[in-house]
RNA sequence: GUUGACAAAAAAGCGCCGGGCCACGCAGGUGACAGCUGUGAGGGUGACGAGGAGAAAAAUGAUCGAAAGAUUCGGCGGAUGUUUUUCCGGCUGAGGGCUCAGCCGCAAGCGAGGGACAAAAAACGGCAGCAAUACCGCAACAGAACCCUUCAAAGCAAGCCA
Numbered sequence: 001g002u003u004g005a006c007a008a009a010a011a012a013g014c015g016c017c018g019g020g021c022c023a024c025g026c027a028g029g030u031g032a033c034a035g036c037u038g039u040g041a042g043g044g045u046g047a048c049g050a051g052g053a054g055a056a057a058a059a060u061g062a063u064c065g066a067a068a069g070a071u072u073c074g075g076c077g078g079a080u081g082u083u084u085u086u087c088c089g090g091c092u093g094a095g096g097g098c099u100c101a102g103c104c105g106c107a108a109g110c111g112a113g114g115g116a117c118a119a120a121a122a123a124c125g126g127c128a129g130c131a132a133u134a135c136c137g138c139a140a141c142a143g144a145a146c147c148c149u150u151c152a153a154a155g156c157a158a159g160c161c162a
Stems, first nucleotide, its partner, number of pairs: 014077004019073001020045003024040005048065003054087007088105006096161004111151005124137003128133001
């Protein structure tokens, strides 16, 4: 240096699974099946995208719709959400700097109207598996915020320096 194996990392609707549910095997059961019961260090399922991070601490236990209607149910862990405080940063306070006040978070002030932006499920096709089920391909279908656009309107507190 190359190749191989193993481990770690990669994730934030994210990871995990002892409840539940489902399939399969075995045992019981039966004339034989099935239902049913028990069982397995066994298998499967268990969040679809949109959106979301200046730094630290605390609290809370998290925005939006789509699908479904035994499950996106239940549990554990996590979480970029929200609120408060401090620091950092931006804007405004009619040129610049420092302070102070207010509002915000790099697309860096508030409100109202309009506009644009998804994936999965289902269907169809393929593929792996005894099966439950998983994966792949394919066209379409939201809402909130940001963004784009229109309208309205505020500076409430100013001080110092050259």